Record summary:
Predicted 3D model of a 535-nucleotide part of an RNA (large-subunit ribosomal RNA, domain I) from a Bacteroidales bacterium. It matches the Rfam family "Bacterial large subunit ribosomal RNA". Gene Ontology terms of the family: ribosome and structural constituent of ribosome.
[in-house]
Context: one part of a larger RNA
RNA sequence: GGCGAACGGAGGAUGCCUAGGCUUCUAGAGGCGAAGAAGGACGUGGUAAGCUGCGAAAAGCGACGGGGAUCAGCAAACAAGAAAUGAUCCGUCGAUAUCCGAAUGGGGGAACCCGGCAGGUUGAAGACCUGUCACACCGCGAGGUGAGCCAACGCAGAGAACUGAAACAUCUUAGUACCUGCAGGAAAAGAAAGAAAAAUCGAUUUCCCGAGUAGUGGCGAGCGAAAAGGAAAGAGCCCAAACCGGCACUGUCGAGGCAGAGUCGGGGUUAUAGGACCGCAACAAUGAAAUAUCAAACGAACCGGAAGUGUCCGGAAAGACACAUCAGAGAGGGUGACAAUCCCGUACGGGCAAGGUUGGUAGGGAAUAGCGGAAUCCUGAGUAUGGCGGGACACGAGGAAUCCUGUCAGAAAUAUCGGGGACCAUCCCGAAAGGCUAAAUACUCCUAGAAGACCGAUAGUGAACCAGUACUGUGAAGGAAAGGUGAAAAGGACCCCGAACAGGGGAGUGCAAAAGACCCUGAAACCGUUCGUCU
Repeated sequence: GGCGAACGGAGGAUGCCUAGGCUUCUAGAGGCGAAGAAGGACGUGGUAAGCUGCGAAAAGCGACGGGGAUCAGCAAACAAGAAAUGAUCCGUCGAUAUCCGAAUGGGGGAACCCGGCAGGUUGAAGACCUGUCACACCGCGAGGUGAGCCAACGCAGAGAACUGAAACAUCUUAGUACCUGCAGGAAAAGAAAGAAAAAUCGAUUUCCCGAGUAGUGGCGAGCGAAAAGGAAAGAGCCCAAACCGGCACUGUCGAGGCAGAGUCGGGGUUAUAGGACCGCAACAAUGAAAUAUCAAACGAACCGGAAGUGUCCGGAAAGACACAUCAGAGAGGGUGACAAUCCCGUACGGGCAAGGUUGGUAGGGAAUAGCGGAAUCCUGAGUAUGGCGGGACACGAGGAAUCCUGUCAGAAAUAUCGGGGACCAUCCCGAAAGGCUAAAUACUCCUAGAAGACCGAUAGUGAACCAGUACUGUGAAGGAAAGGUGAAAAGGACCCCGAACAGGGGAGUGCAAAAGACCCUGAAACCGUUCGUCU
């Protein structure tokens, strides 16, 4: 020195555990903000660095409700205290709420600096206190509204590339990512100038199917419908105009008026055209919202809530044995090992403020209607449509309908107009160029509850732990490691060695200290000691 064995050191794998995560479901909520948000800075405790709470009224103040014995946050200790005259704690409603921040009196390198006006403190002040003073829009004004933040979902504007096509250019990725604007609890869409081809259907949205079909496509890669059928939900309405009238204005006048444009009210709203207008009938019936009241389930803290003892092993009983009990409760958790009957709970039942929901009644009076006539009038114009250039439609210019529009042209008026995938005819369906509209649908920053052939500390969130921390970077940004004594601190009084507040040996605690705080278990690498053996 090799190998082997035993015993150690070192190390922190493994096992077990879970305080934290992940995913889904159900219900709620779907916003906060100039009454100053989100997020911060600085303060605030008897001693107080951090976290948490709070705001100069500062780990807190008031009222009401709950609750019933301790409290004095994490977090020990000392000090000084509070509480049955009900504290701490829990819930609801209030008070206070520095400075920065949309930040808004002006400025500014956020948490700072400097003002005006009114009032106050002061002998006075260049000091201090209170209030107020930004901008935009609306309004005559008093005054009102807006702004900023926020996870996803929504609509709109703008809009890539890598990639795929086994290269690449049309194409694809994709109207995706990213950026911007705006909104709501949903948004968008929506009551046919529709879909169809059956003399059919009857707003929109979503799902299943149709269907990877019809199509589209350097007919490559790929892209990819619709109707019908079946479900969810279900709801329909209002203007503009014709016509009538009011008001004020303008023009004109023979001063009576007439006309025009404006505004307001009535009227009216559609395809089997409808309405105005004229005539007839009727003035009935139905009946929305607000509001009031009653009732009911809901709704905060919270309350009631059954039933077990003994012996044995053990440090400890919930284990074993024995004999019992409850069950509308044998979900779950805790307790010194495995507890229906020890504790918290659980089934079930109760309670209640604010609040909001539903229903009834009252109330209210928005809104709604018939028949006939046919002469005249009305029914959304730089629109429909066409040319050129683009874009959207599953559809890449194609035979290319349909929709949008930058540009140039530019109709018709119910004997009308649009559509039915070039175009024409016949036929059929519809009525554009104004508007509103619940539900079925999408999402989850958040609240409560439930669950898991989800993870169990190199896993699961980046983060189980004071983590978006330490640390890195000029910055945008990047971004960790780190859990476990014991049932209980009973956390080792006292003695000894030692320079020692290091470390260790006794003693003591404990079931255990080979559980001693570098603390459960304690693998391997690696380092030793002793013994054996080989050279």
The full RNA is in RNAcentral, with records from ENA.